[in-house]
Molecule: Bacterial RNase P class A
Organism: Microbacterium mitrae
């Protein structure tokens, strides 16, 4: 040159108008007007995991429920991320993986196939026996059946065949060596004892109270109280059952009133550079940086320049057209998932040309 593979970043940009909200000033009896700052995202989406935070015993035991599940490692925690190990794809870079246990025990393994799990004789091969194409036996090499046929290949053996028997390769087992470990290697030994499936029940190991800002909590105001079940022989709360905790109220109907305001509330596991520890993920020091905060909800509309990508004309300079996607706060982090119109950088791998 071409073609791949990973990983990071933008999300036009300036500059008029016309508007929307929040604050804050300044006017105004007041509806409101006028000025200055600010005013969505990589995913704010989905709400799928994990965590602050609020309340309920200061959140308590026990059973039953859920979830994770190679090793070590990071976190506040994860199901998340990093590094290795194990299998798998690919020439590679790199990518896939719901990756614990099938000698604890139970189940199932359709359909085809003789036989589907204490094997197994349909073909087929050998032997014997006759009635000469059968019937009785041997046989897991060949054929068939099926997702799977009970170590594989290759030799010794046989009557024909079988780990019977060798020899390598797989697999057990003990042992050393390397490593935190997952696990590699190696040497002995053992003819193979071990078919799959745990997204079947089931077993180990860890982990998880429960509800959610309409969560709590202050304030101010309005009203009008009747009946009826239950309760200090413990109601009502503490997802379910039980232990256990608490301690007076709580449940329904009728009828009355009220739907106001603050406060939680946004500076935080918070972002950005350097230095150091670390393979990394991440952790620490130091300096900088911050300005939505709502109430059913404000952040948008046109122009005009210039950037970009496409396309057309042209020998070129140049011209001309087209021109922006997914989406959108509502107590806030942390993944983790799908959505995105255009592009931009960085590393790395295969091929080939040239030096």
């Nucleotide at each position: 040159u071409g073609g791949g593979u990973c990983g990071g970043c933008c999300a036009g940009a300036c500059g008029g108008u016309c508007g929307c909200g929040u604050u804050g000033c300044g006017g105004g009896c007041a509806a409101c007007c006028g000025c200055a700052c600010c005013g969505a995202g990589g995913a704010a989406c989905g709400u799928c995991c994990g965590g602050g935070c609020u309340c309920c015993a200061c959140a308590g035991g026990g059973c039953a429920g859920g979830g994770c599940g190679g090793u070590g490692g990071g976190u506040a925690a994860c199901a998340c991320c990093c590094a290795c190990c194990c299998g798998g794809a690919g020439u590679a870079a790199u990518c896939c993986g719901c990756g614990a246990g099938a000698c604890a025990g139970u189940g199932c393994c359709a359909c085809a196939g003789a036989g589907a799990g204490u094997a197994g004789a349909c073909c087929g091969c050998c032997g014997a026996g006759c009635u000469u194409g059968c019937u009785c036996g041997g046989u897991a090499a060949g054929g068939g059946u099926g997702a799977a046929a009970g170590g594989g290949u290759g030799g010794u053996g046989u009557a024909a065949g079988a780990g019977a028997c060798c020899a390598c390769c797989g697999g057990g087992g003990u042992c050393a060596u390397g490593g935190u470990g997952a696990c590699a290697u190696g040497a002995c030994u053992c003819g193979c004892a071990c078919g799959g499936u745990a997204a079947a029940c089931c077993u180990c190991g860890c982990c998880c109270g429960g509800a959610g800002c309409a969560a709590g909590g202050c304030c101010a105001g309005a009203c009008a109280g009747g009946g009826g079940a239950u309760g200090u022989u413990g109601a009502c709360g503490c997802g379910g059952c039980u232990c256990g905790c608490c301690g007076a109220g709580u449940c329904c109907c009728c009828g009355g009133g009220u739907a106001g305001g603050c406060c939680g509330c946004u500076a935080g596991a918070g972002c950005g550079c350097u230095a150091c520890g670390g393979c990394a993920a991440c952790g620490u020091c130091g300096c900088g940086c911050c300005g939505a905060g709502a109430g059913a909800g404000a952040u948008g509309g046109c122009c005009g320049u210039c950037a970009g990508a496409g396309g057309g004309a042209g020998c070129a300079a140049u011209c001309c057209c087209c021109g922006a996607a997914c989406a959108g706060a509502a107590c806030c982090c942390g993944g983790c998932g799908u959505a995105u119109c255009g592009g931009c950088c960085g590393a790395c791998c295969c091929a080939u040309u040239c030096c």